[in-house]
RNA sequence: GGAGAGGCGCGGACGAUCGCUCGAUCGGCUCCCCUCACCGGGAUCCGGCCGGGGGAAAGUCCGAACUCCCCAGGGCAGGGUGGUGGGCAACGCCCACCGUCCGCGAGGACAGGGAAAGUGCCACAGAAAACAAACCGCCUGCGCUCACGCGUGGGUAAGGGUGAAACGGCGAGGUAAGAGCUCACCGCGGAGAUGGCGACAUCUCCGGCACGGCAAACCCCACCCGGAGAAAGACCGAAUAGGAGAGGAGGCGCGGCCCGCGCCGUUCGACUCUCGGGUAGGUCGUUCGAGCGCCCCCGUGAGGGGGCGCCCAGUUCAAUGGUCGUCGCAGCGCGCAAGCGCUGAACAGAAUUCGGCUUACAGCGCCUCUCCCGAC
RNA sequence: GGGGAUAUAGCUCAGUUGGGAGAGCGCGUGGAUCGCACCCACGAGGUCGGGGGUUCGAGUCCCCCUAUCUCCACCA
Numbered sequence: 001g002g003a004g005a006g007g008c009g010c011g012g013a014c015g016a017u018c019g020c021u022c023g024a025u026c027g028g029c030u031c032c033c034c035u036c037a038c039c040g041g042g043a044u045c046c047g048g049c050c051g052g053g054g055g056a057a058a059g060u061c062c063g064a065a066c067u068c069c070c071c072a073g074g075g076c077a078g079g080g081u082g083g084u085g086g087g088c089a090a091c092g093c094c095c096a097c098c099g100u101c102c103g104c105g106a107g108g109a110c111a112g113g114g115a116a117a118g119u120g121c122c123a124c125a126g127a128a129a130a131c132a133a134a135c136c137g138c139c140u141g142c143g144c145u146c147a148c149g150c151g152u153g154g155g156u157a158a159g160g161g162u163g164a165a166a167c168g169g170c171g172a173g174g175u176a177a178g179a180g181c182u183c184a185c186c187g188c189g190g191a192g193a194u195g196g197c198g199a200c201a202u203c204u205c206c207g208g209c210a211c212g213g214c215a216a217a218c219c220c221c222a223c224c225c226g227g228a229g230a231a232a233g234a235c236c237g238a239a240u241a242g243g244a245g246a247g248g249a250g251g252c253g254c255g256g257c258c259c260g261c262g263c264c265g266u267u268c269g270a271c272u273c274u275c276g277g278g279u280a281g282g283u284c285g286u287u288c289g290a291g292c293g294c295c296c297c298c299g300u301g302a303g304g305g306g307g308c309g310c311c312c313a314g315u316u317c318a319a320u321g322g323u324c325g326u327c328g329c330a331g332c333g334c335g336c337a338a339g340c341g342c343u344g345a346a347c348a349g350a351a352u353u354c355g356g357c358u359u360a361c362a363g364c365g366c367c368u369c370u371c372c373c374g375a376c
Numbered sequence: 377g378g379g380g381a382u383a384u385a386g387c388u389c390a391g392u393u394g395g396g397a398g399a400g401c402g403c404g405u406g407g408a409u410c411g412c413a414c415c416c417a418c419g420a421g422g423u424c425g426g427g428g429g430u431u432c433g434a435g436u437c438c439c440c441c442u443a444u445c446u447c448c449a450c451c452a
Base pairs, nucleotide, nucleotide: 001372002371003370004369005368006367007366008365009364010363012327013326014325015324016323017322018321020053021052022051023050025048026047027046028045030043031042032041033040054347058358059357061356062355063354064353065352066229067228068227069226070260073259074258075257076256078225079224080223081222082221083097084096085095086094087093098112099110100109101108102107113220114219118218119217120214121213122212135160136159137156138155139154140153141152142151143150144149168186169185171183172182173181187209188207189206190205191204192203193202194201195200233284234283235282236281243275244274245273246272247271250264251263252262253261277451278450279449291310292309293308294307295306296305297304298303329344330343331342332341333340334339377448378447379446380445381444382443383442386401387400388399389398395432403419404418405417406416407415425441426440427439428438429437
């Protein structure tokens, strides 16, 4: 200098000016409460000043908090997860390790249990696609032929060819040709020893091989899961016709089903469906929380513990912004250069709240590491 | 804010044990007719919404995006 790998941070800065919204504080008008009055307390509005207003706030894909539903009950069905150990409130998240594959490497990817419980599928091609199987080839018996060779029977999975995949691989021996037929190594299976919490690794012995792939096909195994979601739910207020029709003996609370429990009901009819009537108002829930920053200790790490400091959006036809100047960034043009001029600045906007994941994003900065080339 | 469904030819839709991409209408060409329509024959037309994964192989199975449609307020 070039090519990469991994991780982290920011998401313009400062000033002026005009605004939005929330909170704290100060001052003022009006009103209310207490009082004889002052003082004090409260509400609306106005003004000053200070502070805050995205990393994803998106997708709603997981996991929770919270609230209600009968106690969150039993069973079935259904869904999810899937190496091992740990972290966490919990998780399908994160960390460390193991195994397989990819990369020279830093590193990366993995829905990574079970295919010798069962069922199913493997198109086309190919002889044969799973209780194996002779198309070509190789070897061989017999017959015909002078012979080349042809026909027929048998042996053979080493070779060719087909395919995504061909019933262990490779080498040697062996054989008529071959073949785990035999042997070494590798693979596979079983047993044992050692190391490790474990996944697993290494070594030794045995077995000649019997066991193709697909479970993001059904399924089996292990573990987990009740449902609904702030339009949850609580309170206050306003208005209207506890209206009409159909079904109806069982139904509702419990939501896919059954059981348990509670309640209502069988023609004075529960309940369901349809049509109709009224209101589209307020307060709480609601923002201080598994919170954020710094330091110390423990841990390889995710993370945990302690100390100090901080308060960091809270709206409802829904705020979080506009303009100007300087600087910084990018692009274009001019210029020998210093520089000047013009243009541009993304993705997105909270709606009960957290922990994650995924996705979108103009541009900028930082750290660690690998490989190659060159120079010293 | 929360839930559900759909996306395949120009339009409306099929597409199941995962292996051929299809139907009707429309369009084009030819025939038939004096001519047009109906009718008959032939034909063109597809990134199966986009991307990734599993698999030998994906419209189909799984994951992530995009777009469209649709349903949920309270009171008596």
Molecule: RNase P RNA; transfer RNA
Organism: Planctomycetota bacterium